[in-house]
RNA sequence: UGUUCGAAAAGGCAAACUCAUCGAAAGGUGGGGACGCAAAAUCACAGUCUAAGGGUGGCUGAGCCACCUACGACCGACGGAUUACCGAA
Numbered sequence: 001u002g003u004u005c006g007a008a009a010a011g012g013c014a015a016a017c018u019c020a021u022c023g024a025a026a027g028g029u030g031g032g033g034a035c036g037c038a039a040a041a042u043c044a045c046a047g048u049c050u051a052a053g054g055g056u057g058g059c060u061g062a063g064c065c066a067c068c069u070a071c072g073a074c075c076g077a078c079g080g081a082u083u084a085c086c087g088a089a
Stems, first nucleotide, its partner, number of pairs: 003089004012037002017032006035076001041082003045079001047074003053069007
């Protein structure tokens, strides 16, 4: 340096739920909390969620309803790309 692996040690992350707060929503942030994680780090190709705004259509008492749409998000199901800690072989 490369590959493979995760018994011990060091260090790390934090699901559900909950409190506060932001948001139209999806969801985010902070506190508590640990189900789990050897990439549960980053990206967002793939995938998934939402539909404020916009578009189309319908009914009409100018408002309501239906469908489409990401410029909003998640990505801790499984894949893809990139980089990395400790230890062992």

Annotation: This is a predicted structure of an 89-nucleotide RNA (c-di-GMP-I riboswitch aptamer). Model confidence (mean pLDDT): 82 of 100. RNAcentral holds the sequence, with entries from Ribocentre.